The prediction has a mean pLDDT of 84. The RNA shown here (small-subunit ribosomal RNA) has 1477 nucleotides and comes from an uncultured prokaryote. RNAcentral holds the sequence, with entries from ENA.

RNA sequence: AGAGUUUGAUCCUGGCUCAGAAUGAACGCUGGCGGCGUGGAUUAGGCAUGCAAGUCGAACGGUAACAGGCCUUCGGGCGCUGACGAGUGGCGAAAGGGUGAGUAACCCGUGAGCAACUUGCCUCGAAGUUGGGGAUAGCCCCGGGAAACUGGGAUUAAUACCGAAUGUGGUUGCAUUUCCGCAUGGUUUUGCAACUAAAAUUUUUUUGCUUCGAGAUGGGCUCGCGUUCCAUCAGCUAGUUGGUAAGGUAACGGCUUACCAAGGCUAUGACGGUUAGGUGGUCUGAGAGGACGAUCACCCACACUGGGACUGAGACACUGCCCAGACUCCUACGGGAGGCUGCAGUCGAGAAUCUUCCGCAAUGCGCGAAAGCGUGACGGAGCGAUGCCGCGUGCAGGAUGAAGGCCCUCGGGUUGUAAACUGCUGUCACUCGGGAAAAAUAAUGAUUGUACCGAGAGAGGAAGCCACGGCUAACUACGUGCCAGCAGCCGCGGUAAUACGUAGGUGGCUAGCGUUAUUCGGAUUUAUUGGGCGUAAAGGGUUCGUAGGCUGUCGUGUAAGUCUGAUGUGAAAUCUCCGGGCUCAACCCGGAAACUGCAUUGGAUACUGCGCGACUUGAGUACUGGAGAGGUAAGCGGAAUUCCUGGUGUAGCGGUGGAAUGCGUAGAUAUCAGGAGGAACACCAAUGGCGAAGGCAGCUUACUGGACAGUUACUGACGCUGAGGAACGAAAGCUAGGGGAGCAAACAGGAUUAGAUACCCUGGUAGUCCUAGCCGUAAACGUUGUUCACUAGAUGUAGGCGGAUUGGUCCCUUCUGCGCCCCAGCUAACGCGAUAAGUGUACCGCCUGGGGAGUACGGCGGCAACGCUAAAACUCAAAGGAAUUGACGGGGGCCCGCACAAGCGGUGGAGCAUGUGGCUUAAUUCGAGGCAACGCGAAGAACCUUACCUGGGUUUGACAUAUAGAGGACCGGCUGUGAAAGCAGCUUUCCCUUCGGGGCUUCUAUACAGAUGCUGCAUGGCUGUCGUCAGCUCGUGUCGUGAGAUGUUCGGUUAAGUCCGGCAACGAGCGCAACCCGUGUCAUCUGUUGCCAGCAGGUAAUGCUGGGCACUCUGAUGAGACUGCCCGUGUUAAGCGGGAGGAAGGCGCGGAUGACGUCAAGUCCGUAUGGCUCUUACAUCCAGGGCUGCACACGUGCUACAAUGGCCGGCACAAUGAGACGCAACAUCGCGAGGUGAAGCAAAUCUCCAAAACCGGCCCCAGUUCGGAUUGCAGUCUGCAACUCGACUGCAUGAAGUCGGAAUCGCUAGUAAAGGCGUAUCAGCAACGACGCCUUGAAUACGUUCCCGGGCCUUGUACACACCGCCCGUCACAUCAUGGAAGCUGGAUGCACCCGAAGUCGUUGACCCAACUUUCACGAGAGGGAGGCGCCGAAGGUGUGUCUAGUAACUGGGAUGAAGUCGUAACAAGGUAGCCG
Repeated sequence: AGAGUUUGAUCCUGGCUCAGAAUGAACGCUGGCGGCGUGGAUUAGGCAUGCAAGUCGAACGGUAACAGGCCUUCGGGCGCUGACGAGUGGCGAAAGGGUGAGUAACCCGUGAGCAACUUGCCUCGAAGUUGGGGAUAGCCCCGGGAAACUGGGAUUAAUACCGAAUGUGGUUGCAUUUCCGCAUGGUUUUGCAACUAAAAUUUUUUUGCUUCGAGAUGGGCUCGCGUUCCAUCAGCUAGUUGGUAAGGUAACGGCUUACCAAGGCUAUGACGGUUAGGUGGUCUGAGAGGACGAUCACCCACACUGGGACUGAGACACUGCCCAGACUCCUACGGGAGGCUGCAGUCGAGAAUCUUCCGCAAUGCGCGAAAGCGUGACGGAGCGAUGCCGCGUGCAGGAUGAAGGCCCUCGGGUUGUAAACUGCUGUCACUCGGGAAAAAUAAUGAUUGUACCGAGAGAGGAAGCCACGGCUAACUACGUGCCAGCAGCCGCGGUAAUACGUAGGUGGCUAGCGUUAUUCGGAUUUAUUGGGCGUAAAGGGUUCGUAGGCUGUCGUGUAAGUCUGAUGUGAAAUCUCCGGGCUCAACCCGGAAACUGCAUUGGAUACUGCGCGACUUGAGUACUGGAGAGGUAAGCGGAAUUCCUGGUGUAGCGGUGGAAUGCGUAGAUAUCAGGAGGAACACCAAUGGCGAAGGCAGCUUACUGGACAGUUACUGACGCUGAGGAACGAAAGCUAGGGGAGCAAACAGGAUUAGAUACCCUGGUAGUCCUAGCCGUAAACGUUGUUCACUAGAUGUAGGCGGAUUGGUCCCUUCUGCGCCCCAGCUAACGCGAUAAGUGUACCGCCUGGGGAGUACGGCGGCAACGCUAAAACUCAAAGGAAUUGACGGGGGCCCGCACAAGCGGUGGAGCAUGUGGCUUAAUUCGAGGCAACGCGAAGAACCUUACCUGGGUUUGACAUAUAGAGGACCGGCUGUGAAAGCAGCUUUCCCUUCGGGGCUUCUAUACAGAUGCUGCAUGGCUGUCGUCAGCUCGUGUCGUGAGAUGUUCGGUUAAGUCCGGCAACGAGCGCAACCCGUGUCAUCUGUUGCCAGCAGGUAAUGCUGGGCACUCUGAUGAGACUGCCCGUGUUAAGCGGGAGGAAGGCGCGGAUGACGUCAAGUCCGUAUGGCUCUUACAUCCAGGGCUGCACACGUGCUACAAUGGCCGGCACAAUGAGACGCAACAUCGCGAGGUGAAGCAAAUCUCCAAAACCGGCCCCAGUUCGGAUUGCAGUCUGCAACUCGACUGCAUGAAGUCGGAAUCGCUAGUAAAGGCGUAUCAGCAACGACGCCUUGAAUACGUUCCCGGGCCUUGUACACACCGCCCGUCACAUCAUGGAAGCUGGAUGCACCCGAAGUCGUUGACCCAACUUUCACGAGAGGGAGGCGCCGAAGGUGUGUCUAGUAACUGGGAUGAAGUCGUAACAAGGUAGCCG
């Protein structure tokens, strides 16, 4: 510090996710030791048991227990001593410890204040402590009760209680006085009056007690500031706010009461709701921040729930009291007891949190004079890997790189110096011995025989977890086969998974490792630091304006903000730094710094604020002038549509893509004249003007708003923005009343259509118009808030002033509008660019992933429609912007192609052949499937082929190699059986040799063979196709953030990205073309097997012979054609048109040649090949059958339908090729297929070898002398064999068919069409096929509108698997969350009323009472109390509201889900442009 993820790719926006750190954690696997921390986060749920607050005999009466002593009648007695149960009394128990329920508050934090207070114990100072009295617990006696407990009587003490005295002092009142202060006032002096204290104990030194003052410490109260979320909580409040008086308190105060007044709080958020103890700090972060508030420390609150007071210095009191309630326990049923949110422990709930331990030795606290006692505070130990830190599980050597494992290309690699082995060491743990310190310690040691030290033995007792597709370090094999599973995100898995599971290996961390949860970070993804708003989310529809925010120039004062110094405070701990102590570290200790804060105070005065004074440039006013669809109201006008009346006139009109509905003979449309009525204002007109926006258009008048220009004068900052608020606000819609020509939702009809609730047509009502009032929304858009300032230019237009000009136009300058282009700059890009989206300023509004949703609920507004405000659950990993390359378009432009058109001939109809589908079958083997499968693989299925089926056999195999063993043959012949294969048997019998053996071969056994079994979606190779289309790219440069672009586009031209010109491109490659082959002309050479012109010879005839190589020809080498020449055209180019010459002319013609790529195209059945599968079978051999099966459908062909023909006869002219298991002349036989004999020829020599044409004749338009299917008979040939299932021949038979519907194919010249010939395969043949050859030999092309395919440019796109794309809505089904809902249930709370405990307060108190007064006494008094009554008052009850949670028949929409249904709304002009209200 970043990374992954939207796309084919890119940049941006934007969310999601990851890597880090952390935790009081939990879970999974694993687990050696130690140190230091830490451990009920959930049910503030319930609790058994034990302990957690006592102490003092130096306060007291005393003596229950113990010890000692003394006495003793030996039963016991004596408080005598140490001491001490219970009791009286004092102090403590308000601390310490726990928890965080409540609390949004002066609770907490921080800083001040109290002139409005208190403070036991402690310290200091002053003064005092005199003299009396009456009780009461305990103890004893008698009772009640189950118990808890309690009643009565007698007696007794005090530092318990009560009078009295004294009064330093204090308090109060009156008077007086000093100094001071922030108001009330505080402080001080003096005088007078009234009131007001005490406790004693003790070894005689104390310690206490009382009053007062001071201090210290603690506490109480008050105030400034800070302190969660919700405005879908906007108004709250009657003790409420203030005053007076009284009461109350330690003290101020509505704290309480009475009376008076009507206040108080609130947008700077009252009130209400939700959540929450606060802080020092902790975690994270660069910081600012964010989250948290365990342990430690400070404060607060609470103590079963609620209420209450008592005591006391202090409480409304955790282990005190009273009452009410819930719960638990005891009970003799009458009554009682209790409160672990103290330490342990238990149950429950929970993912989850420990020992019913040791000790008061230390530290501290309480009591005590002290010794001491008490202390679950505390000090320790235990348990838990819960965290942090440290240590170990060995170290060194050791290669045959062992074995084993895993992988393997079988060579090897890896685990791996790892192990074994050798040498060594001894941390931890273990055994034995010794043995501290513990903090200012003389004594006392729980921890603890611990830490530590010494000795000993022995590598022994001590390693796991996670990951390995990318992010992210780390890879292979096997298993699995969209299954099982993984997954943080992207995503893996459908037979070769580095992603699942296992193994090996590797990486990471390590006594831990992973997972889950949570927090911060990354996230500048709430942006103060530090974001945005034209199109990505986001500018309010517009203006005015309140609060608020901001605000021109100069001077002056002040010093609030601001800056600076000082002082106080900011607890300690924590963090940081320095130093130190435990062996180190964690941990701990000391010091410093820091604590960014608050307060007080001194100073500064630039800026801001405030006060005062001044100024004119901001703003405004006055005056002059011109422009304008600015607004409102009234009036007027013409054109047009429609309607009405009348005239003319006749059969149609109207409407459409084409029609129909409709109108019209009752006279329409058309046309003329007149009239009525409503609405809108052509031309001018503009890219123009005005207005805040919406918006505004005939003309005139009236009233009226604003802007602009010019010039001076005036006011003197009067300004800008603007939350709430107010006004305006298109269309549609609503209310009431008018109006209604045209247009026109709804509606009706006609068409279209599969349907057509649409698009089109004919009609047509609301509405559109006016008046008054609502509504308040629009894609209300410049998708761009308002204001001010600044920042290059060029150009147009509207309005105005000025200059120049005699004047106008033109021109110059300037101000204000409205436009276009553009520099800088900005922007993701597109673009913006003085009318900013540039650079700044002020203020407002708004945004924070997509969907759910601008929806629900609530509230406000509205007559309604609906508007404004505005969520959540759930769900997805995207949604989006701009631009790029493609592809596509029922977008555009240009161009090409037998693409159309123009022609010729076919197919589709018939019969047959052949292939395919389907059907059938034991099998009808398999593959090929639009073009680009279908006379295709197959250039030959009767057996074989053959892969299929049935049946019969074989198992190292039909075939290959090797090893071992046994043989010597194998082969062959014969016999039996059999359909054959085979099986069984008989017979026959090797070669070489160095004599070891070798070769060959058979059998047996083992490795292995074998598979046309699967996967062409694992592959190689080959092929098809777009397409012989003209394209496809690269290097460098340049442009762009980038994908990419440029080049390759453009203007011409070409068959061509062919060439030329231009150009930020310049070059190059693969393609095109050429080079290659054939063919067309010529030349040279060659001259047999070819040829024969001339010469000679010869035949019935023939190059037959001599001879020759001239010609033809053969086949080799050359020439030739290049727009080279001329004319025209074109840009002076490329080229094009015409011409000459030429065998050939503009690529001469034909072939071979197939760019980058596309189709997971085809082929595992040609061969090769990975993987998988079979192995007495999916291998292999054999026989027979099948591949030929036939209601049917399609493709490709052949033959025809006839006279351009058929038949008969005659008679010519080729080329390519083939030939020895062959071609076969010729002769002969046969009607013929063919047979027989047979020359020649391994071939320019011989053979196969022509037909249409041409000549002559017949047929005469018919199912024929056309056509030949089918069938019968008889044959020929091949072959082991023609039944299934061959071809051919002869005779006979003589079917359909008379030119073929929709549709569709080929072809542009030696082509189509027609005619025959050859060859491969092959015994023969299904060949009518395929591949070639020659013969005869046309027609037509105006042209590119249309169909199909293709190329280039451009445009749109929501497509990129690329239009066979994408995608919307209803319906149906399933799941999920949610809204509404008659109701039902729970919780919280307001108001009103009822009842009213304890208790304080008040009042009463006829009853009760020792202390004081009085009295001889009785008694009386003072004072107090029980009890009664009253106010208040918790819980409870009743009624009525509000809020909230849950649930619910039914119901609404939403989301998601596999290939469901119906249509096709959107994306292209998406086939009616789309979209907003």